[in-house]
Context: one part of a larger RNA
RNA sequence: GAACGAACGCUAGCGGGAUGCUUCAAACAUGCAAGUCGUACGCGAAAGGGACUUCGGUCCCAAGUAGAGUGGCGCACGGGUGCGUAACACGUAGCUAACGUACCCCCUCGCUGGGGAUAACUUAGGGAAACCUGAGCUAAUACCGAAUAAUCUGACGGGUUCUGCGGAAUUCGUCGGUAAAGCCGUAAGGCGCGAGGGGAUCGGGCUGCGGUCCAUUAGCUAGUUGGUGGGGUAAAGGCCCACCAAGGCUACGAUGGAUAGCUGGUCUGAGAGGAUGACCAGCCACACUGGAACUGGAACACGGUCCAGACUCCCACGGGAGGCAGCAGUUGGGAAUAUUGGACAAUGGGGGAAACCCUGAUCCUGCAAUCCCGCGUGAGUGAUGAAGGCCCUCGGGUCGUAAAGCUCUUUUAGUGGGGACGAAGGGAAACUUGACGGUACCCACAGAAAAAGCACCGGCUAACUCCGUGCCAGCAGCCGCGGUAAUACGGAGGGUGCAAGCGUUGUUC
Numbered sequence: 001g002a003a004c005g006a007a008c009g010c011u012a013g014c015g016g017g018a019u020g021c022u023u024c025a026a027a028c029a030u031g032c033a034a035g036u037c038g039u040a041c042g043c044g045a046a047a048g049g050g051a052c053u054u055c056g057g058u059c060c061c062a063a064g065u066a067g068a069g070u071g072g073c074g075c076a077c078g079g080g081u082g083c084g085u086a087a088c089a090c091g092u093a094g095c096u097a098a099c100g101u102a103c104c105c106c107c108u109c110g111c112u113g114g115g116g117a118u119a120a121c122u123u124a125g126g127g128a129a130a131c132c133u134g135a136g137c138u139a140a141u142a143c144c145g146a147a148u149a150a151u152c153u154g155a156c157g158g159g160u161u162c163u164g165c166g167g168a169a170u171u172c173g174u175c176g177g178u179a180a181a182g183c184c185g186u187a188a189g190g191c192g193c194g195a196g197g198g199g200a201u202c203g204g205g206c207u208g209c210g211g212u213c214c215a216u217u218a219g220c221u222a223g224u225u226g227g228u229g230g231g232g233u234a235a236a237g238g239c240c241c242a243c244c245a246a247g248g249c250u251a252c253g254a255u256g257g258a259u260a261g262c263u264g265g266u267c268u269g270a271g272a273g274g275a276u277g278a279c280c281a282g283c284c285a286c287a288c289u290g291g292a293a294c295u296g297g298a299a300c301a302c303g304g305u306c307c308a309g310a311c312u313c314c315c316a317c318g319g320g321a322g323g324c325a326g327c328a329g330u331u332g333g334g335a336a337u338a339u340u341g342g343a344c345a346a347u348g349g350g351g352g353a354a355a356c357c358c359u360g361a362u363c364c365u366g367c368a369a370u371c372c373c374g375c376g377u378g379a380g381u382g383a384u385g386a387a388g389g390c391c392c393u394c395g396g397g398u399c400g401u402a403a404a405g406c407u408c409u410u411u412u413a414g415u416g417g418g419g420a421c422g423a424a425g426g427g428a429a430a431c432u433u434g435a436c437g438g439u440a441c442c443c444a445c446a447g448a449a450a451a452a453g454c455a456c457c458g459g460c461u462a463a464c465u466c467c468g469u470g471c472c473a474g475c476a477g478c479c480g481c482g483g484u485a486a487u488a489c490g491g492a493g494g495g496u497g498c499a500a501g502c503g504u505u506g507u508u509c
Base pairs, nucleotide, nucleotide: 001509002508003507004506006505007504008503009502010501013375014374015373016372017371018370019368020367021333026331027330028329030328031327032326035073036072037071040070041069043067048061049060050059051058052057080286081285082284090210091209092208093207094206095205096204099203100202104199105198106197107196108195109194110193111192112146114144115143121136122135123134124133125132126131152177153176154175155174156173157172158171159170160169161168162167182191183190184189212258213257214256219249220248221247224246225245226244227243228242229241230240231239261283262282263281264280265276266275267274268273288309289308290307291306292305311322312321313320314319341364342363343362347361348359349358350357351356378408379407380406381405388399389398390397391396412450414445415444416443417442418441422436425432426431453498454497455496456495457494458479459478460477464493465492466491467490468489474481475480
């Protein structure tokens, strides 16, 4: 000098764009953050209104609505955090002839005919609750046999092509195995379902190389290293297991310890380099702590399940409930970090045939000079160089065209009027959809009116005098000032530098 997710002190007019718990991965009240589909399925209220009534009630509309349940898809995305991790975690370059891929796109062939249940519901109970149990009824795109098998697949046999010689692709024959679901529509047709092939996308696995410190860590290793055979997985593999062999790593730093998410980047620097990894983007890891599997195309699953633990809450003491490192917000910690806001209008996501519903993703709003950028706090004229302050050699000098006065302007702020783009879409049509927002922007009105501070002035380093103080009080980044004439302390006048900021502290180069 530059920089900052900064903090502190003094000060503060406006706007735009960004950014905002760096500390306790501490604990959390409350609300919201993942639902949706009636064009898969069976049930099915009530309030209110009406009619009748023997005043008990019955019936109709509300309404096949609300609602829960079965089923499907989603909940593995999106959002958060950086604990752990020195590792194929990340980056980069490859390999996978050792692999998977729901939804989406293209192509081919199919969707025949049956069965038994079960929730909801009814009923009987248990429990304080959470919830649970028995009996009975019922549907499906839920579940289970059967048929069919172009394909696919297992075994056996044969041909062709390629090959990294391990195998791969393709084709033929024999035997065996495996499918499916319907819904809407008058219909046409649409949406679906099963099997196979291809694509796209997204992932799994393996390898070379690369990026921290400590040798005051020198030896480490028994599933350890390899083989054979198996198990397991979508998939190679000690991944796991049985047996066999005795190997494997290491001063080119094994093992151990410390620290740390990695990268694109960011800051600085002429560069080389050094430091760093907030925001944004990619990857990884984690979800109270530890462990485990289930479902599923994918999880060993933040707002799923089970077990154990700590903590908090409810309890009728028998037993239960919970997990903000989602968005707000609270307590605590801290030098320190924001609204318990609005909207799905846009973009995107989930579901749905669609209308639409959901979406603290997102878009906006609020708060904060935290940073960057822009604008303003007036312009011209004005010398009797006014008054006043300060200095003075008492002549004067300076603040100073500065003020006043005169002539103008009206940005921003204020008041009033007008008032968007962002809208694509939806609907048969008429028509209708903007949170931001009565915002931006435009016009008018009044009036210089409402708007300047902070640090410094001994040298480095731009800027000097007076008074006070008297090695005191104090200053200080370094050198150093202060003990009676202090340009260095404190005040004043003046000046210098920046300016809605200016300084200080911290950190990096």
The part of an RNA shown here (small-subunit ribosomal RNA, 5' domain) has 509 nucleotides and comes from a metagenome.
Rfam family: Bacterial small subunit ribosomal RNA.
Its mean pLDDT, the model's own confidence on a scale to 100, is 89.